[in-house]
Predicted 3D model of a 350-nucleotide part of an RNA (small-subunit ribosomal RNA, central domain) from an uncultured bacterium.

Context: one part of a larger RNA
RNA sequence: CUGGGUGUAAAGGGCGCGUAGGCGGGAUAGCAAGUCAGUCGUGAAAUACCGAGGCUCAACUUCGGGGCUGCGAUUGAAACUGUUAUUCUUGAGUAUCGGAGAGGAAAGCGGAAUUCCUAGUGUAGCGGUGAAAUGCGUAGAUAUUAGGAGGAACACCAGUGGCGAAGGCGGCUUUCUGGACGACAACUGACGCUGAGGCGCGAAAGUGUGGGGAGCAAACAGGAUUAGAUACCCUGGUAGUCCACACCGUAAACGAUGGAUACUAGGUGUAGGAGGUAUCGACCCCUUCUGUGCCGCAGUUAACACAAUAAGUAUCCCACCUGGGGAGUACGACCGCAAGGUUGAAACUC
Repeated sequence: CUGGGUGUAAAGGGCGCGUAGGCGGGAUAGCAAGUCAGUCGUGAAAUACCGAGGCUCAACUUCGGGGCUGCGAUUGAAACUGUUAUUCUUGAGUAUCGGAGAGGAAAGCGGAAUUCCUAGUGUAGCGGUGAAAUGCGUAGAUAUUAGGAGGAACACCAGUGGCGAAGGCGGCUUUCUGGACGACAACUGACGCUGAGGCGCGAAAGUGUGGGGAGCAAACAGGAUUAGAUACCCUGGUAGUCCACACCGUAAACGAUGGAUACUAGGUGUAGGAGGUAUCGACCCCUUCUGUGCCGCAGUUAACACAAUAAGUAUCCCACCUGGGGAGUACGACCGCAAGGUUGAAACUC
C1' cells in the first nucleotide's frame, strides 16, 4: 500500500459556511468518451510454460507449439455511466397563512441579598472552628431601625422543558435581527449531498489599552493542624472575575458516537403544531408531522450495551487509526505582543 477499523481497546476534525474534487431523482430522443463484441496490425529474440529431440542421464542445449492478460486502428451494439436536447415533480428551494422559543445584538427599567457610608437605639462582646487562634470591638463593634452609595448576579416559575451549528443562552420592557416547525400545494424545475485547501464562529483561563471593582478569590501574609505542612481548616487579601475594543484558538470543546439519504416490530412519557371525534364550551379520546426522554423485538456487539435520535440493513463524501515508552517532545515551517498554538519525527528501549 492493501485490508480491517474509529461509543468504552489506537482512531470522528470543537462547530459552521463553502472552493476544487468525488457522488447524485423520473421520462423520451440523439451521440458514442467509458463499456461490450468482431476483424486487422503490433506485442523482437532470449527467459518462463507445454510437447518432442541431442550430449550414456541430469544440469545444459536444439526444434516446435501455445501464451504474452497490453497498445493502436477499424466495423458494430446502445442496457448502464458520460454527454447533448426536450420534458416531469416526488429531492431541493420560493411564496402564503399560523403558532412556539433562556436563538443573537443594543438600549432602558426593577426587586431581594452582600458590602460600605451617615444618623438613631443599645452595651460588651462579635466572628470563626473538630477545638482554637490570628482578626474586628469601649475611638462604641456584633445586633437592630431609617436614609444613601456602588457593583455583580437574577430566588420562586424551572421541567432527562425550550432555543442554537457548536461554544452556549434564564429578572422585565422596547427596537433591530437569524433559524427551525406546522398547514396549504400557488411558483421554480434536480437548482442536490459531501467537502481537501480556504474563510468565519469558538467555554474557561490568559494577554494589550482604557474604564470599573460589591461579593468571591489564584499569588501573597498571618493563625491553626502536623514529625514537617510551601496543603486541606480559619482571618485577611492582589491580579482576575464585570464593561468597551483588540488578541489568544485551546478543553473530559463528550452522546468520549462526522455529515446526508432510504429502509427495518412495538410500548410509554413530554414539548410545539395540524386534522378529526366529542361537547353549549374548555378538557378527554383518535390520527398525523417535527423535536426530546425511557423501555424493548429482530439485528449488531469482545462484552457492556445500541436498538427508527442505531452502535441494525445499505449507498455517497470527508476526517482519523495501525504495539507501549521516547513524545504531542526535538528540529524546521507557519501563526501569536507574550503565554503558547498548529503541523510533527528519529535514535534508543520494552

The full RNA is in RNAcentral, with records from Greengenes.